[in-house]
RNA sequence: AGACCGGAUCGGGCGGUCGCGUCUCUUCGGGAGACGAGGAAAGUCCGGACUCCAUAGGGCAGGGUGGCGGCUAACGGCCGCUCGUCGUGAGGCGGGGAAAGUGCCACAGAAAGAAGACGGCCGGGGCUUCGGCGCCGGUCAGGUUGAAACGGUGAGGUAAGAGCUCACCAGAUUCCGGGGAGACCCGGGAUGCUCGGCAAACCCCACCCGGAGCAAGACCAAAUAAGAGGGUUCGGCGGCCCGCCUUAGACCCUCGGGUAUGGUCGCUUGAGCCGUCCAGCAAUGGACGGCCUAGAGGAAUGACCGUCGCCUCCCGCAAGGGAGGGACAGGAUCCGGCUUACAGAUCCGGUCUGGCC
RNA sequence: GCUGGCGUAGCUCAACGGCAGAGCAACUGAUUUGUAAUCAGUAGGUUGUAGGUUCAAGUCCUAUCGCCAGCU
Numbered sequence: 001a002g003a004c005c006g007g008a009u010c011g012g013g014c015g016g017u018c019g020c021g022u023c024u025c026u027u028c029g030g031g032a033g034a035c036g037a038g039g040a041a042a043g044u045c046c047g048g049a050c051u052c053c054a055u056a057g058g059g060c061a062g063g064g065u066g067g068c069g070g071c072u073a074a075c076g077g078c079c080g081c082u083c084g085u086c087g088u089g090a091g092g093c094g095g096g097g098a099a100a101g102u103g104c105c106a107c108a109g110a111a112a113g114a115a116g117a118c119g120g121c122c123g124g125g126g127c128u129u130c131g132g133c134g135c136c137g138g139u140c141a142g143g144u145u146g147a148a149a150c151g152g153u154g155a156g157g158u159a160a161g162a163g164c165u166c167a168c169c170a171g172a173u174u175c176c177g178g179g180g181a182g183a184c185c186c187g188g189g190a191u192g193c194u195c196g197g198c199a200a201a202c203c204c205c206a207c208c209c210g211g212a213g214c215a216a217g218a219c220c221a222a223a224u225a226a227g228a229g230g231g232u233u234c235g236g237c238g239g240c241c242c243g244c245c246u247u248a249g250a251c252c253c254u255c256g257g258g259u260a261u262g263g264u265c266g267c268u269u270g271a272g273c274c275g276u277c278c279a280g281c282a283a284u285g286g287a288c289g290g291c292c293u294a295g296a297g298g299a300a301u302g303a304c305c306g307u308c309g310c311c312u313c314c315c316g317c318a319a320g321g322g323a324g325g326g327a328c329a330g331g332a333u334c335c336g337g338c339u340u341a342c343a344g345a346u347c348c349g350g351u352c353u354g355g356c357c
Numbered sequence: 358g359c360u361g362g363c364g365u366a367g368c369u370c371a372a373c374g375g376c377a378g379a380g381c382a383a384c385u386g387a388u389u390u391g392u393a394a395u396c397a398g399u400a401g402g403u404u405g406u407a408g409g410u411u412c413a414a415g416u417c418c419u420a421u422c423g424c425c426a427g428c429u
Base pairs, nucleotide, nucleotide: 001353002352003351004350005349006348007347008346009345010344012308013307014306015305016304017303018302020036021035022034023033024032025031038328042339043338045337046336047335048334049333050213051212052211053210057242058241059240060239062209063208064207065206066205067081068080069079070078071077082095083094084093085092086091096204097203101202102201103198104197105196118143120139121138122137123136124135126133127132151169152168153167154166155165156164170194171193172191173190174189175188176187177186178185179184217265218264219263220262227255228254229253230252231251232250233249235245236244237243272291273290274289275288276287277286278285279284310325311324312323313322314321315320358428359427360426361425362424363423364422367381368380369379370378375412383399384398385397386396387395405421406420407419408418409417
């Protein structure tokens, strides 16, 4: 210098005029003051807080997650480690079980999975028109395919062959020793054991999940107010069964009363934000100090001007001048993640290649 | 706020994980004096988009875009 890898931050500043929302003050005036979107407020894909239904109980069904350890309120998130795979590398991506069972593996091919059929090779005996034909047995080495073919190479062995036997290599199962908290790693031995792929197919194993959602839910003067009479036992716990709750509820009819398609709360002080220090490799946790930062309800947060800064273009030798641009997007109970969108700008750490000193 | 479904040729729809098809429409030819109908034939597809699982994806999984519907 070029090409990359990983991570972090910002995403206009200041002033003025007009306008909007909430709160406070007010001399009640269309007055004054304070505050007023985001890194994703988004998608609603996960997890929790909160509220109601049993203080959320048991089983089945259903759903989710999947190496190991840790963090956390919790998680499918994050951190560290491990194995596999891709990359020259920095690094990226992925992770239970196919040696429990069932199922599928098109076309091609002899065969698509514990079964050996076909063809071939070999042995035996039989018939023969001497060309061959059929019978019994052995065998799976070779058989044009395919994404995938029953370990590979070599030697011995045999009638022909074959892990049938042996050597080496690859794997599997199992045992022993060592390291590690564990996944796992290192070393050695035994068994010829060689057993295909798919679980983002059913399924099995381990662990987790009760349901609904702020339109949750609570309260509000006046009232015959758990209203009166009659009938049914039919109700609730939002899949089913058990179990639990209530003996007064639930539903229907008749009569009577009320008006609420309203208002108030929930509502924003919270697993909060900023700074310093400590523990830890880290995620994260702790201590101390400081701060209060939207709370609307058909839903405010905008527009214009000046100036500074950034980018592009034009004029100019230059100083400078002129014009234009500035993304994605906007709260609706709150919080932790993930994912997706994003003009432009900046910073940190690292890798490979080439050149020069 | 909560939830479900769909996207395939110009249109309406099919398709066990195994060569993406049917009807209508379009085009060419025949028939007719000519048109329609009819007959014969032809073309037309990144299966909304991107990534993954698999030997193989329209189909399975994830993300995303668009459309439709339901409950309160």
This is a predicted complex of two RNAs, RNase P RNA and transfer RNA, with 429 nucleotides together. Rfam match: Bacterial RNase P class A. Rfam classes the family as a ribozyme. Its mean pLDDT, the model's own confidence on a scale to 100, is 78.